[in-house]
Context: one part of a larger RNA
RNA sequence: CUGGGCUUAAAGGGUAUGUAGGCGGCGCUGUUAGUCGGGUGUGAAAUCCCAGGGCUCAACCCUGGAACUGCGCCCGAUACUGCGGUGCUUGAGGGAGACAGAGGUAAGCGGAACUGAUGGUGGAGCGGUGAAAUGCGUUGAUAUCAUCAGGAACACCGGUGGCGAAAGCGGCUUACUGGGUCUCUUCUGACGCUGAGAUACGAAAGCUAGGGGAGCGAAGGGGAUUAGAUACCCCCGUAGUCCUAGCCGUAAACGUUGAGCACUUGAUCGAGGGCCCCCCCAUAGGCUCUCGGUCGUAGCGAAAGUGUUAAGUGCUCCGCCUGGGGAGUAUGGUCGCAAGGCUGAAACUC
Repeated sequence: CUGGGCUUAAAGGGUAUGUAGGCGGCGCUGUUAGUCGGGUGUGAAAUCCCAGGGCUCAACCCUGGAACUGCGCCCGAUACUGCGGUGCUUGAGGGAGACAGAGGUAAGCGGAACUGAUGGUGGAGCGGUGAAAUGCGUUGAUAUCAUCAGGAACACCGGUGGCGAAAGCGGCUUACUGGGUCUCUUCUGACGCUGAGAUACGAAAGCUAGGGGAGCGAAGGGGAUUAGAUACCCCCGUAGUCCUAGCCGUAAACGUUGAGCACUUGAUCGAGGGCCCCCCCAUAGGCUCUCGGUCGUAGCGAAAGUGUUAAGUGCUCCGCCUGGGGAGUAUGGUCGCAAGGCUGAAACUC
């Protein structure tokens, strides 16, 4: 190794692109490297094993056989794998026609709300809470009307709805741009799958520089509550939240379920296409491809559950796990401005 696992017990990398590598469709043909059969040489002796024998037995020793699972050479086989050649179209990709979408980037525009400013009306409270107080207000608040300014977010539509590799994406318009689906079956002809390293993207918070700052609001201040209250509640409020450029590279980055392909009873709902039925149009209906849900058969599962979007049945490739604590710590390395990230033990202890 044969022969364990990874939804929830330890265990799927945050996601993708892709190098090496691993694996790889259907024919014909050559070769015979792998593979298989036979032969032959070698595989020292001792040891091990078997048979027989010698020391009174045994250990020990002697004789013979077998074995030495290996390697070289020769002959043969040609299904499979490899390699060379040639062909095919179903995998994959291209083309044409159509379609849906908060996919991305940039610019411009809009209304509601909020806060502030100015002016008008008005005249004593407002605000807040379980109740209060801090706070605001006769230097005229709250309320209300008009005008102006500013920043951030886009009610309704809105949906187990859509798009995206993931992170994520929601007012409207324009420009540029990525991907997908369906139909035709027109072209190429295995061009494929996975992917150690590597590279790119990667919420929030945080960092650097410059802007911006309405609301909210870590820290901080005050008022309450309380035995206390470094909290929960209230009044303020700085960083931040926003923009530009760069860094960070982590999350319960979760479907806690890696990617790809094939196969395996069904029902139902939603989304996007195509076709059929009908005299025509529309609706309804039927078929089909793709995507998103719910329920459930067999099966699987420790159970919960899962169940054609598998956790079923198989194949290929990658990642990861091996009792709890110590510990994602120490140390070394590496990346980072820092915060820290990645890699990652042991003693000891139960």
This is a predicted structure of a 350-nucleotide part of an RNA (small-subunit ribosomal RNA, central domain) from a metagenome. Rfam family: Bacterial small subunit ribosomal RNA. Rfam links the family to the GO terms ribosome and structural constituent of ribosome. The RNAcentral record of the full RNA draws on SILVA.